[in-house]
Molecule: transfer RNA
Organism: archaeon
This record gives sequence, C1' cells and structure tokens, in this order.
RNA sequence: GGGGGCGUGGUGUAGCCAGGUUAUCAUGGCGGGCUCCAGACUCGCCGACCUGGGUUCGAAUCCCAGCGCCCCCA
Repeated sequence: GGGGGCGUGGUGUAGCCAGGUUAUCAUGGCGGGCUCCAGACUCGCCGACCUGGGUUCGAAUCCCAGCGCCCCCA
C1' cells in the first nucleotide's frame, strides 16, 4: 500500500441481515431485605450505541467519509 472483519454501560454481550414503544442480559457499582457479622440468596436503582455527514416520518440497524483494533496479502 491492497483486501476482509469488528467497534453498544467499567467489562462481556443480544439487537444489525429484514429500520419502529423507554436499547437486552450477565457481571460490576450503590442502596434495602436476610444474617450476630460476612458470604450466598433476594429486591430496587445507576450506567452504553466510535466520530461526522447522508437517506428516512423514524437510524445501534441502511449508505458515504474518517478514526481505532484484529486478520490475510504485498
């Protein structure tokens, strides 16, 4: 340099193909219950769509550009 894949809470991850209610679940953090205390268990809460633009009534999703990471080729 060329080609391909990926980017979602602190971490991992579903949702993307085929656009539609307040973005899923686990873990984590905080608080409550339980316990002599802690752990386990249980209830509640908090927290995210890489950046910019386009299409659309509506974008995590489709399109374009950029950035970052990974793989292959050179």